[in-house]
């Protein structure tokens, strides 16, 4: 490097479970259903988000809705603190940030579900696809505005 076989990963608004619901078989009941087993469906709509480690905390943002987007468990890229690494000046400290590596302001662009229409799959609960609309936060963008860009050391 190639081939073969096996396993894992290519999920992190993510996974799982109660609950609810469907189908099949059995039992009870005597029309309405109840129940056991088996197999299933549903169970949060996207945006944004990771230097490493530890600790703490119901981990950011809006959309939709009176529906289980209720409830529980796990996980997690969240916030704060500390340490380490790194950027901002060659070095140290301070400050601030996280590899697109100062802060604030203003403005701009940016979603999916729900819903409507049209299809597809399933006996069914239900699921998937195409087209159409609208956020907030953070980051991004801007011939924009304001603030900060310090102290010390070394060298020239």
């Nucleotide at each position: 490097u190639u081939u073969u076989a096996g396993a894992g990963a290519g999920u992190a608004g993510c996974g799982c479970c109660a609950g609810a619901c469907u189908c099949g078989a059995g039992g009870c009941u005597g029309u309405u259903g109840c129940u056991u087993c088996g197999a299933g469906u549903u169970g949060a709509c996207g945006a944004g988000g990771u230097g490493g480690a530890a600790g703490c905390u119901c981990a950011u943002c809006g959309a939709g809705a009176c529906a289980u987007u209720c409830g529980g468990c796990g996980g997690a890229u969240a916030g704060c603190u500390u340490c380490c690494c790194g950027g901002u000046u060659c070095c140290a400290c301070a400050a601030u940030c996280g590899u697109u590596a100062g802060a604030g302001g203003c403005g701009a662009a940016c979603a999916a579900a729900c819903c409507g229409c049209g299809c597809a799959g399933g006996u069914g609960a239900c699921u998937g696809c195409g087209c159409g609309a609208c956020a907030a936060a953070g980051a991004u963008c801007g011939a924009c505005c304001u603030c900060a860009a310090g102290u010390g050391g070394c060298a020239g």